[in-house]
């Protein structure tokens, strides 16, 4: 130091639900809530899966948006049993 992750110490984050807020929507924040999380911490680079516009007879397809708790990918980190 890499891998790799425990009925270990300390600790972290927090889905769905509901309450208020933004937003046209996907979806975001905020509080309450904990379902899981070992990168569930950080990035839209590449795939995927919604939303908005517009093109099209349709498949689609351009263009903007979201999703990192979908997956790959790039950074970066806590502890240490086998």
């Nucleotide at each position: 130091u890499u891998c790799c992750g425990a009925u270990a110490a300390g600790g972290g984050c927090a889905a769905a639900a509901c309450u208020g807020g933004a937003g046209u929507a996907a979806u975001c924040c905020a509080g309450u809530g904990a379902c899981g999380c070992a990168a569930a911490g950080c990035u839209g680079c590449g795939g995927g899966u919604g939303c908005g516009u517009g093109g099209g007879a349709a498949a689609c397809c351009a263009c903007g948006g979201a999703u990192a708790g979908c997956c790959g990918g790039g950074c970066u980190a806590c502890c240490g049993a086998a």
A computed fold for an 82-nucleotide RNA from Syntrophotalea carbinolica, annotated as c-di-GMP-I riboswitch aptamer. NCBI's taxonomy places the organism under Bacteria, Pseudomonadati, Thermodesulfobacteriota, Syntrophotaleaceae, Syntrophotalea. Model confidence (mean pLDDT): 90 of 100. Rfam family: c-di-GMP-I riboswitch aptamer. From the family's description: GEMM was predicted in a large-scale screen for bacterial structured RNA regulatory elements.